[in-house]
Context: one part of a larger RNA
RNA sequence: UGACGGGGACCCGCACAAGCGGUGGAUGAUGUGGAUUAAUUCGAUGCAACGCGAAAAACCUUACCUACCCUUGACAUGCCAGGAAGCCCGAUGAGAGUUGGGUGUGCCCGAAAGGGAGCCUGGACACAGGUGCUGCAUGGCUGUCGUCAGCUCGUGUCGUGAGAUGUUGGGUUAAGUCCCGCAACGAGCGCAACCCUUGUCACUAAUUGCCAGCAUUGAGUUGGGCACUUUAGUGAGACUGCCGGUGACAAACCGGAGGAAGGUGGGGAUGACGUCAAGUCCUCAUGGCCCUUAUGGGUAGGGCUUCACACGUCAUACAAUGGCGCAUACAGAGGGUUGCCAACCCGCAAGGGGGAGCCAAUCCCAGAAAGUGCGUCGUAGUCCGGAUUGGAGUCUGCAACUCGACUCCAUGAAGUCGGAAUCGCUAGUAAUCGCGGAUCAGCAUGCCGCGGUGAAUACGUUCCCGGGUCUUGUACA
Numbered sequence: 001u002g003a004c005g006g007g008g009a010c011c012c013g014c015a016c017a018a019g020c021g022g023u024g025g026a027u028g029a030u031g032u033g034g035a036u037u038a039a040u041u042c043g044a045u046g047c048a049a050c051g052c053g054a055a056a057a058a059c060c061u062u063a064c065c066u067a068c069c070c071u072u073g074a075c076a077u078g079c080c081a082g083g084a085a086g087c088c089c090g091a092u093g094a095g096a097g098u099u100g101g102g103u104g105u106g107c108c109c110g111a112a113a114g115g116g117a118g119c120c121u122g123g124a125c126a127c128a129g130g131u132g133c134u135g136c137a138u139g140g141c142u143g144u145c146g147u148c149a150g151c152u153c154g155u156g157u158c159g160u161g162a163g164a165u166g167u168u169g170g171g172u173u174a175a176g177u178c179c180c181g182c183a184a185c186g187a188g189c190g191c192a193a194c195c196c197u198u199g200u201c202a203c204u205a206a207u208u209g210c211c212a213g214c215a216u217u218g219a220g221u222u223g224g225g226c227a228c229u230u231u232a233g234u235g236a237g238a239c240u241g242c243c244g245g246u247g248a249c250a251a252a253c254c255g256g257a258g259g260a261a262g263g264u265g266g267g268g269a270u271g272a273c274g275u276c277a278a279g280u281c282c283u284c285a286u287g288g289c290c291c292u293u294a295u296g297g298g299u300a301g302g303g304c305u306u307c308a309c310a311c312g313u314c315a316u317a318c319a320a321u322g323g324c325g326c327a328u329a330c331a332g333a334g335g336g337u338u339g340c341c342a343a344c345c346c347g348c349a350a351g352g353g354g355g356a357g358c359c360a361a362u363c364c365c366a367g368a369a370a371g372u373g374c375g376u377c378g379u380a381g382u383c384c385g386g387a388u389u390g391g392a393g394u395c396u397g398c399a400a401c402u403c404g405a406c407u408c409c410a411u412g413a414a415g416u417c418g419g420a421a422u423c424g425c426u427a428g429u430a431a432u433c434g435c436g437g438a439u440c441a442g443c444a445u446g447c448c449g450c451g452g453u454g455a456a457u458a459c460g461u462u463c464c465c466g467g468g469u470c471u472u473g474u475a476c477a
Stems, first nucleotide, its partner, number of pairs: 001477002003474003007471007015461002019425005026316008034307002042053002064302007073127001077126002079123005086103007107116003129291002132289003138285002140280003143276001145274001150189006156165003169180003195268004200236007209226003214223002239262001242256005318418001322377007334365003339358002344353003384415001389410007431453007
């Protein structure tokens, strides 16, 4: 100087407390461990691995296994020889491939012969190739402490020195934020602000958007208009600016006015010096090592989908604030030409037919759902719950056996609110309800977004956990 303390003081955080809803019990989905296996590819492992890499494992993906094949190789550059490239038809094979036959002549230079470019085939060698090992050789990227308020430097001063001072102290703040004081005076990286979005208003603009008044229609449908809504560009607006109080006449804090908004308005992006030899050699790059008729390459089939068990994360429930039936209302944000697919017809339905419109403020996906009104059920393993299984189908796709999703009929399991323990959340939040997108032929209870309805509680900081500042002890570095 640090680190540590079941030392002290002060402060903060959904850290506790106060509340609301869960997990832990059931069934299913998914990931992991373990076991199994020819293989069940590999990585991730306290917080910070476990719906994680994977924003889609039937084939492909695929890295694994088995079998069958290739050896200058699927891919790159260089050399030699031949042939344009290409196209068509066999035989054989699970296919990769192996083996025959036919057709065919382009572009540039040149009168032709021939040469050249490009592509293909064969050959020899340099080499290719490796998701092989080492993340404890590395770059890059990322997680984490933590959006915590810290981490440092120059000069000066103090100390023999390591170092100290500044950065400590008194206040204050979300903040090393600001003020005051001070052997310090300044400065840098962080904080804040500048950026995006949302909340108010004005101006400009008015189609595909909108409709107050006028006419018109089944309908903003049409004429007309751009007031309003909205859209998208430019501005204004919030700064403790004003008032009162407290305070050291400071910084600031408390209350108030005005205001759409008030003290960082809400949300996002933004992550200092560093820590964990944290993670990744399987994104990529890369040193070293290793393989080179194989640890490289191709193909078919299988596996990653197994299942006495254990754990994590979720979905659905156990019902009446509910289930079911009929009727009916209101979003936002997205996507669409190998695409989204309307009306209409068929089918109980999944879906099929159909073909209008739309490269989209125009058309389509698209019916929002919870809600509201009426009816029914009456506390029951039920008109709750839907697992499982049987049957019949639909769709995608060469192909749904291993191993897809969905529909209908039948079947109706466990489950009556969950031990010890444990998680999230402070407001348009939790809870609850549906909608969209990426990936994608098909496949979501996952992920990323969007809106609808919309709470309770916070006395307080003694305690648990984590963090910050000062101080103290130490046989630790």